[in-house]
Context: one part of a larger RNA
């Protein structure tokens, strides 16, 4: 893993609710007793509970207590209880089942390991060459030098022996710590054998909290022990009503809990509820404003202050006034729409309150709005409103909890629609009319940018000839003055006049070292019809770089199958009708309404096991069981029938439970 069996709200005893059936101002017995019996009955009235209650209490008493009160208040009288049984919950017990790490206490370990105290055992081979004595030298003696003898070490090289330093293997092993190569020590704080000693908050430790029998910051067995587990995972049959919460307060409280809010059930009330109109009502918010706070920019001003040595003057800043535009969550001369409280009436929609039992849930997400926090970030993060998701299935939006449509009682090979959509993938329109768009724009994006292109307008020009091209002119006074090496239309400054013409700037730009050159403005001619210049607004360009392929879903798509407007068709859900059925509620009745659904509350049942009627009815002409078929119930399931099986054993009516499995990394077996 798969089967098959086991596998989780029980028992007691109190309390409290509601239900049923006894008795009623009274119910009821409890231990004992009698009972052929741990039985059915029956005896027992102690006790308890209720029929009075009010004060601290004396005491009063339907009333009392306060109090100077025959005042007022308080708390009572005018509601019947109680004794059993059934249920739901609660408390107290292991208390729905399973699960800790742990804490105590008894005991059991030193055959592993640690240290230790006795007694025995072991270290192939090689090398090195300490002291100290010996001979010589030398020295007054010494000391000191030389051979050679000697054979010292936590001495050197390396077997056993002990350790385990790198690497590889091996990692569901040949080993729950190995193997192979390599390594460190190998006379020493060495290795080792046997028999002993010390242990659990203790040992023992050349000190790692390391070891103390294969996991030790407190062995290990058993008991106490079903410790405890505000937390994790499980908790079993159907149907049928209704249906949340993820707020507030408070907490050694923050994933618990308690109280309130919100669900569900029983009685109660009897429009009280909501929704609309319409009457009254308070408000300081959106906007708006500048009267007050308070901010802030320009003008005008004065009082005041700085500068110019001082005064006169002259310039600057500059409150107050005051004129003009302005900002404000913590500004208000104003002031909505909603909302909110109240009255009426209406609708007839649905509810509202109370008291009582029983809950759940106090981790909520996301979209829109109106906000603070952040960065006018975040699928951020904290409040409000409101939807949705949770706890909602269906269509759409290519897929997609929260967007858009729309709330699934069943049933079927009808029909209309919603949202979306109608060329093929794929249901419906290669509709239909007037337009944009060329960009595959459409199928992603800013601020800026441009003779794309439709549309609308102003405003100047133009047959007295415009625009644009092309030909020509484009001059003198003059190189204006200044400046400066220079300055000559064109580095800068300042002036920008005059003449001649048609017409030409004391010069638009190029260029020079500065002149010279090109050029333009400006005029003329040539050409012969619209030009120019500005705004307003439709759709498109460009601005535009990302990681495996071009991100309309694809294919494709251009008088579109794109965008814009209009118009008719059609398609498209579980919606809505229309049949047929089931429940369930409201009305006398015809009818008519309502059934998504997680916590959770509440209501009917199926079916297991025993008991009682009862081992009765049935039954070797076939019981239980077990495998098929058929039929009945909405469904748990139920009956009939065929086969296997052989000896049991119902239905109905009640009781009473060790009563229901797919899950718990569930137990046990089996394959």
């Nucleotide at each position: 893993g798969c089967c098959u069996g086991c596998g989780a709200g029980u028992u007691a005893u109190c309390g409290u609710a509601u239900c049923u059936g006894g008795c009623g101002a009274g119910g009821u017995u409890a231990a004992g007793c009698c009972g052929a019996g741990a039985g059915a009955g029956g005896c027992g009235g102690a006790g308890c509970c209720g029929a009075a209650g009010g004060g601290a209490a004396a005491c009063c008493g339907a009333g009392u207590c306060u109090g100077a009160a025959g005042a007022g208040g308080g708390c009572g009288a005018a509601c019947a209880g109680u004794g059993a049984g059934a249920u739901g919950c609660g408390a107290u017990a292991g208390a729905c089942c399973c699960g800790a790490a742990g804490c105590c206490g008894g005991g059991u370990g030193a055959g592993c390991u640690a240290c230790c105290g006795a007694u025995g055992u072991c270290c192939a081979g090689g090398g090195u060459g300490a002291a100290a004595g010996u001979g010589g030298g030398g020295u007054a003696a010494g000391a000191c030098c030389c051979a050679g003898u000697g054979g010292a070490g936590g001495c050197c090289c390396g077997a056993a022996c002990c350790a385990g330093u790198u690497g590889a293997c091996a990692g569901u092993a040949a080993a729950a710590a190995g193997u192979c190569a390599u390594u460190g020590g190998a006379u020493g704080a060495g290795a080792u054998g046997u028999g002993g000693g010390u242990a659990g908050g203790a040992g023992u430790g050349a000190a790692a909290a390391g070891c103390u029998a294969a996991c030790c910051g407190a062995a290990c067995c058993c008991g106490g022990u079903g410790a405890u587990a505000g937390c994790u995972g499980g908790u079993u049959c159907u149907c049928c009503c209704c249906g949340a919460a993820a707020c507030g307060u408070a907490u050694u409280g923050a994933g618990g809990u308690a109280c309130g809010g919100c669900c569900u059930u029983a009685c109660a009330u009897g429009u009280u509820c909501c929704g609309u109109a319409c009457c009254g009502g308070g408000g300081g918010u959106a906007g708006a404003g500048c009267a007050c706070u308070g901010g802030a920019u320009g003008g005008g001003g004065u009082a005041g202050g700085g500068g110019g040595g001082c005064g006169a003057c002259c310039u600057c800043c500059g409150a107050a006034c005051u004129c003009a535009a302005c900002c404000a969550a913590a500004c208000u001369c104003c002031g909505a729409a909603u909302a909110c409280c109240g009255g009426u009436a209406c609708g007839c929609g649905a509810a509202g309150u109370g008291u009582a039992g029983g809950a759940g849930a106090c981790a909520g997400c996301c979209u829109g709005u109106g906000g603070g926090g952040g960065a006018u970030a975040a699928g951020c993060u904290c409040c409000a409103c409101a939807g949705a998701c949770g706890a909602g299935a269906g269509g759409g939006a290519a897929a997609c909890a929260a967007c858009c449509c729309a709330g699934a009682c069943c049933g079927a090979c009808a029909g209309c629609u919603a949202a979306g959509g109608u060329c093929c993938c794929a249901g419906a329109g290669a509709a239909g009319u007037g337009g944009c768009u060329a960009a595959g724009u459409g199928u992603g994006a800013a601020a800026g940018g441009a003779a794309g292109u439709g549309g609308c307008g102003u405003g100047u020009u133009g047959a007295a000839g415009a625009c644009a091209g092309c030909u020509g002119g484009g001059a003198g006074g003059u190189u204006g003055g200044c400046u400066u090496a220079g300055a000559g239309g064109c580095a800068g400054c300042c002036a920008u006049c005059c003449u001649u013409g048609a017409a030409a700037g004391a010069g638009u730009g190029c260029g020079u070292a500065a002149c010279a050159g090109c050029u333009c403005a400006c005029c003329a001619g040539u050409u012969g019809a619209g030009a120019c210049a500005c705004g307003c607004u439709g759709c498109g360009c460009c601005g535009a770089a990302g990681a495996u392929a071009c991100a309309g879903g694809g294919g494709g798509c251009u008088a579109a199958a794109g965008c814009c407007a209009c118009u008719c068709a059609c398609c498209g859900a579980a919606g809505c009708u229309a049949c047929g059925g089931a429940a369930c509620g409201a009305g006398c009745g015809a009818u008519u309404g309502u059934u998504g659904g997680u916590a959770g509350g509440g209501g009917a049942g199926c079916a297991u096991u025993g008991c009682g009627c009862g081992g009765u009815a049935g039954g070797g002409a076939g019981a239980a069981a077990c495998c098929g078929a058929g039929u009945u119930g909405c469904g748990a399931a139920g009956c009939u029938u065929g086969g296997u099986g052989g000896a049991c054993g119902a239905a109905g009516c009640g009781c009473a439970a060790g009563a229901g499995c797919g899950g718990a990394u569930g137990c046990a077996g089996g394959c």
Model confidence (mean pLDDT): 87 of 100. Predicted 3D model of a 671-nucleotide part of an RNA (large-subunit ribosomal RNA, domain II) from a Thermotogota bacterium. Rfam family: Bacterial large subunit ribosomal RNA.